SAM riboswitch aptamer (S box leader) from Gracilibacillus sp., 117 nucleotides, folded computationally.
It was read from a public genome assembly, where an Rfam model found it.

RNA sequence: UUCUUAUCCAGAGAGGUGGAGGGGCAGGCCCUGGGAAACCUCGGCAACAGGUCAAGUAAUGGGCACUGUGCCAAAUCCUGCGGAACAGCAUACACUACUGUUACCGGAAGAUAAGAA
Numbered sequence: 001u002u003c004u005u006a007u008c009c010a011g012a013g014a015g016g017u018g019g020a021g022g023g024g025c026a027g028g029c030c031c032u033g034g035g036a037a038a039c040c041u042c043g044g045c046a047a048c049a050g051g052u053c054a055a056g057u058a059a060u061g062g063g064c065a066c067u068g069u070g071c072c073a074a075a076u077c078c079u080g081c082g083g084a085a086c087a088g089c090a091u092a093c094a095c096u097a098c099u100g101u102u103a104c105c106g107g108a109a110g111a112u113a114a115g116a117a
Base pairs, nucleotide, nucleotide: 001117002116003115004114005113006112007111008110013042014041015040016039017038021031022030023029025080026079027078028077043072044071045070048068049067050066052062053061054060076109081106082105083104084102085101086100087099088098
């Protein structure tokens, strides 16, 4: 780097260095000199894997002292593609098309973990 599988509406921040950006991309909307990114220290959350408990090898479930990661603004901040429902426009009426909306369904993309190449 690629592939496979699982998860993504919960949870958890202080200090120091640093100085203008950050929230993957685009649009939107936010955060930021009352200091952004990044790095360091300490702390915390969670439970993917190891470990652990349940007669416990496995499935499955519990659990978090320890280990390897991860994470600590906003739902993965929202939407991106397709569908559904509702509304609008138009019409004598209905359908289609178009526009808008949504605690809706599925997907895409992304992130993280574990495994494989």